c-di-AMP riboswitch aptamer (ydaO/yuaA leader) from a Clostridiaceae bacterium, 130 nucleotides, folded computationally. Taxonomically the source falls in Clostridiaceae (Bacteria, Bacillati, Clostridia, Eubacteriales). It was read from a public genome assembly, where an Rfam model found it. The prediction has a mean pLDDT of 80. Of the family's consensus pairs, 92% are formed in the model.
Order: sequence, then structure tokens, then C1' cells
RNA sequence: AAAUUAUAUAGGCCUAAUUUACAUAUGUAGAGCGGGGGAACCAUUUUUUGGGGCGAAUUCAUUUUUGAUAGGAUAUCUCUUUCAAUCCGAGCCCGACAGCUAACCUCGUAGGCCGUGAAAGAGGGUAUAU
Repeated sequence: AAAUUAUAUAGGCCUAAUUUACAUAUGUAGAGCGGGGGAACCAUUUUUUGGGGCGAAUUCAUUUUUGAUAGGAUAUCUCUUUCAAUCCGAGCCCGACAGCUAACCUCGUAGGCCGUGAAAGAGGGUAUAU
């Protein structure tokens, strides 16, 4: 000097997954954000070829383990658009059962990470002066 590990603090990214209060202290209740069920009307007429939900994560081919693809993400105030570049394109759940759906009912608020550059537009915040 660099790298790695652990702890604390700060700033950010994916995501709905943030925040407040109380307390007998890690639980309870709210706010915010998000999901599911559930009329009329409308739609579907198609139920072992089972069906359905969350999620960007679907589909095709294939030398059988790869290639592509719908789609998705990318940073220092926020949002939108364009170009280029780099990645992802999983998994889990319900349990015979669910179209849409006002009222209504109900559930979740975890986890994992640390850099991509440029241009344009709109909005916001802070400071100073008058």
C1' cells in the first nucleotide's frame, strides 16, 4: 500500500416491504405502500388435457445443457424520454376451488446487495440578497 473478515455509523440499489406511538421489550396498534377474495352489468360458454395466485421471470429450439426470447433492472433530489453498455429472464404458494366486480371481508410489510456513462425536458429542495 492492497485485499479479506467482524462491528458501528452514514449514503445508496432491487423490492409493496417504509414509518410512528406505546409497552410488562421485540410484542401490540396505526399511517403509508402492496396483494387476495367478493354483486349487478358485461364476459366466458368448457370443467384430469385439472384449475388458480404472487413475481419482470413467459415462450421456443436443442447437440441434454446450452442457445435464444416476451419481459425486467442499472446510483447521490425526484420523475419522464433517447442513445450506448452491462446484467436478470428465478422461485414459491393454494389444494378441487376463485372471470370482471361497488359495498364488504382479509392478508403482507421480508430478504438480498454496493457504482453506467452521455444528452434533453419538467418539477422540487437549500442558501444568499432585495